[in-house]
Context: one part of a larger RNA
Molecule: large-subunit ribosomal RNA, domain II
Organism: Lewinellaceae bacterium
RNA sequence: GCCUACGAGUUGUUCCUCAUUGGCAGCCUAAGCACCUGAGGUACGGAAGCAUAGCGAAAGCGAGCCUUAACAGGGCGUUAGUCAGUGGGGACAGACGCGAAACCGAGUGAUCUAUCCAUGGGCAGGUUGAAGGUCCGAUAAUCUCGGACUGGAGGACCGAACCGGUAAGUGUUGAAAAACUUUCGGAUGACCUGUGGAUAGGGGUGAAAGGCCAAUCAAACUCGGAGAUAGCUCGUACUCCCCGAAAUGCAUUUAGGUGCAGCGUCGCGGAAUGUUUGCCGGAGGUAAAGCUACUGAAAAGGCUAGGGGGCUUCACCGCCUACCAACCCUUAACAAACUCUGAAUGCCGGCAAAUAGUAGCGGCAGUGAGCCCCGGGGUGCGAAGGUCACGGGGCGAGAGGGGAACAACCCAGACCAACAGCUAAGGUCCCCAAGUCGCGGUUAAGUUGCGUUAAACGAGGUGGGAAUGCAGUGACAGCUAGGAUGUUUGCUUGGAAGCAGCAAUUCAUUCAAAGAGUGCGUAACAGCUCACUAGUCGAGCGUUCCCGCGCGGAAAAUAAACGGGCAUCAAACCGCGCACCGAAGCUUUGGACUCGCAAGAGUGGUAGGGGAGCAUUCCGUGGUGUUGAAGUCGUGUCGUGAGGGGCGAUGGAACCAACGGAAAAGCAAAUGUAGGC
Numbered sequence: 001g002c003c004u005a006c007g008a009g010u011u012g013u014u015c016c017u018c019a020u021u022g023g024c025a026g027c028c029u030a031a032g033c034a035c036c037u038g039a040g041g042u043a044c045g046g047a048a049g050c051a052u053a054g055c056g057a058a059a060g061c062g063a064g065c066c067u068u069a070a071c072a073g074g075g076c077g078u079u080a081g082u083c084a085g086u087g088g089g090g091a092c093a094g095a096c097g098c099g100a101a102a103c104c105g106a107g108u109g110a111u112c113u114a115u116c117c118a119u120g121g122g123c124a125g126g127u128u129g130a131a132g133g134u135c136c137g138a139u140a141a142u143c144u145c146g147g148a149c150u151g152g153a154g155g156a157c158c159g160a161a162c163c164g165g166u167a168a169g170u171g172u173u174g175a176a177a178a179a180c181u182u183u184c185g186g187a188u189g190a191c192c193u194g195u196g197g198a199u200a201g202g203g204g205u206g207a208a209a210g211g212c213c214a215a216u217c218a219a220a221c222u223c224g225g226a227g228a229u230a231g232c233u234c235g236u237a238c239u240c241c242c243c244g245a246a247a248u249g250c251a252u253u254u255a256g257g258u259g260c261a262g263c264g265u266c267g268c269g270g271a272a273u274g275u276u277u278g279c280c281g282g283a284g285g286u287a288a289a290g291c292u293a294c295u296g297a298a299a300a301g302g303c304u305a306g307g308g309g310g311c312u313u314c315a316c317c318g319c320c321u322a323c324c325a326a327c328c329c330u331u332a333a334c335a336a337a338c339u340c341u342g343a344a345u346g347c348c349g350g351c352a353a354a355u356a357g358u359a360g361c362g363g364c365a366g367u368g369a370g371c372c373c374c375g376g377g378g379u380g381c382g383a384a385g386g387u388c389a390c391g392g393g394g395c396g397a398g399a400g401g402g403g404a405a406c407a408a409c410c411c412a413g414a415c416c417a418a419c420a421g422c423u424a425a426g427g428u429c430c431c432c433a434a435g436u437c438g439c440g441g442u443u444a445a446g447u448u449g450c451g452u453u454a455a456a457c458g459a460g461g462u463g464g465g466a467a468u469g470c471a472g473u474g475a476c477a478g479c480u481a482g483g484a485u486g487u488u489u490g491c492u493u494g495g496a497a498g499c500a501g502c503a504a505u506u507c508a509u510u511c512a513a514a515g516a517g518u519g520c521g522u523a524a525c526a527g528c529u530c531a532c533u534a535g536u537c538g539a540g541c542g543u544u545c546c547c548g549c550g551c552g553g554a555a556a557a558u559a560a561a562c563g564g565g566c567a568u569c570a571a572a573c574c575g576c577g578c579a580c581c582g583a584a585g586c587u588u589u590g591g592a593c594u595c596g597c598a599a600g601a602g603u604g605g606u607a608g609g610g611g612a613g614c615a616u617u618c619c620g621u622g623g624u625g626u627u628g629a630a631g632u633c634g635u636g637u638c639g640u641g642a643g644g645g646g647c648g649a650u651g652g653a654a655c656c657a658a659c660g661g662a663a664a665a666g667c668a669a670a671u672g673u674a675g676g677c
Base pairs, nucleotide, nucleotide: 001677002676003675004674005673006672011093012092013091015090016089017088018087019086020085021084022083023082024081026050027049032044034042035041036040054061055060064076065075066074067073096235097234099232103225104224105223106222107221108220114199115198116197117196118195119194120193121192122191123189125158126157127156128154132150133149134148135147136146137145138144162186163185164184167182168181169180170179201217203213204212205211238613239612240611241610242609243608248261249260250259251258252257262367263366264364265363266362267361268360273356274355275354276353277352278351279350280349281348282347288341289339290338295335296334299331300330301329302328304325306324307323308321309320310319311318370395371394372393373392374391375390377388378387379386400411401410402409415591416590417589418588420587421586422585426581427580428579429565430564431563435578437577438576439575440574441573442572448567449566457552458551461549462548463547464546465545466544467543468542469541470540478536479535480534481533482532484509485508486507489503490502491501515530519528520527592603593602594601595600614666616663617662618661619660620659621658622656623655624654631650632649633648634647635646637644638643
C1' cells in the first nucleotide's frame, strides 16, 4: 500500500416545545386486580395530572386586574383542550466516534542508579627521596649550620590490572535501544569493588547536571476516580428529486467560540409587501464650478501706507531705491475639514401599469476567517497579490469555449441523448477547425506577431501635413578669381598692426564686392580663411512647426519572455469589406422529472432545509427447497438510481415474495482496530 471483517447522532427520563396521524369534547388513567395465555391482549380501576380566569409584590378584585389623583395613557389578560402513536428540535445524562498534556486516591519499586551504614576484597613494575635518627665537620658551645649514611613520607611522579570516557573515525533498518578501533585521564586515594542493609514520589538522594530513583523523571510505575475535560484537530457509511446560503451588524475575559438580528429552507398565510417603468411631489450640498461671496493659501505687475538701505542736514524737513510689503486695482490660478452657486445618479412618498405568492407567524438550519476584478474614495510612497469602508460583477458553491498553461479576466449558466444546424468571445500559413481572402496605406527595426516591461533625453531613419524665405534678372552645393584704401582707427601697452583688453556717430574712400573684421596663426608683423562680389554650372534649394511608424537609451544569473515552427507589398501595424471556423450558448429531433386546470415555464450547486425510495438483520401472516436452498462464478435482461429478476455452472441445506412491525440497518478515508498478502 492493497484485500477482508469490525468501526461513529444511540439509549434512558413523572421534562419542555413544534409538526403530523388518530380518539374524545373536557381529556386521561397510574399502581393494583380479574380473565385470557404470552415480544402480549381484554375488562375493571378517576387516586393523581392537564384544561376550564385572569391580574397584582400583596391585601385583594375579577372578564377584568395592575399602575395612578385619574373615568387619561400604558402592561398583562378576556376558553380549546387532552390522551396516545410517529417525527423535528431542546433539557439532563459520557449523549456522534476516537484523541490529550494533566489532577486526585490507594498501592508497588533503591536486583539500574544516588547517598549512607556494616563487613570483606583489590591496586604488576619502575621513579623521586619529606620528617626523624646515627656519625663526621664548622663553632667557645649541648645554640646554629653543613656533609655522608640511615630512613621511607606524599589526595608525589611514570605506567599495567582496575576505574574512567578526551579527540577523531566507524556504526546510525547497528554486532550493540550508547558499542567498536585508535587516542586520552586517574591509577595509595575525596581510590576501585563483592556481600548484607537504610532512605520512596511533592517524597528520597544529589562534590548541583533539574542529575538519578529498574532502557521512564521540572514530580516514577501499577490500578482506580474515568467514557476526566478538550470553545481544538481528524473521521462520520445507500440512491434519486425540489430549493439553496453566509463569511455582515450589535454584544461578548470577546476576536479561529457564542447570543440576537441579517441571509436559506419547510409549513401556515393571503396582498398587509417587494421589484421595474412612467408621471407627480420632496429632502440633500457630492461631481463640476467659483471666490472684490466667506475662511485659508497663494503667482506676476501697478498704485501706495508701513518698514529696511543710501544721500543730505546742527536739527526738523527733504530726495532716491530693478529691497520687504498691508489695503486697493489689473491679470492668472488653488482647497477633504472654503462655498455666492450646483448637477447626474441614488434615496423618501403618492398615483398608474406590469410582475413576483410578498409582508407577517411558526419548525429546522448553516454562516458570523472570505477572496479577486472594475468604479469613485481613505490610509500607504496616487508602493504592494497591502490595508479600510462603499457601489457593481465574479470565484466561493460554476462545468463548457477563449486567454499557450492559469479559482477570479473575455464569452457563456451544464436535466439526458444525437456521426444535425447557427452563432459568442476568440480566430482562419503548419502544429490546429476555418482566407497563404480582397482594397488602400505604414514599418526594415524580426520592430512586431494584442495589452505581458519601459522613461526622461538624443538623432539629416522614413512617410504625411502646414507655414515661411531664396530661385532662368540663374538660387543652393562645388570650382576659378577678387576680398582693397585712409589705417598700424583711438586708447592701453615692452609690443597690440582686423583678431589680449577698453572706447567709438565701427567712420569714410575706391568699388562688381570687401567687416575699423568669422576663425586659425605671429613676440608683434607676416601668412591661411570667412563674410561679401564676379565668373562657371543649370533647377530646385533652405528654415520652423505638427502627425504616423520605426532607431538609440535597454544590465541577471542553465541556452530561450512570439505557445512552437516560422513570417518582411507579411503570417507585422493602421483603415475598410466579404466569407468561414468556433461552446455543454441558441435552434432541431427524441426522452425524463418538477410546477401548472391548461397554454406553458423550469431542472449548475458547497454549508444547509424539505420530499420520495433501495438494500441489510430479526418478528407476524403465507410459501420455496436433495426433481437441489443459501452462497460463489458466468451471461442476458428490467429500473433515472440505490438495486431487482432470468438462465447456465458450481455448491450441498437451508431460504424467501407481498403487506406490516422492530433495528447492533449501508464505509474509502479517522497517521482508524484486527487478520492476511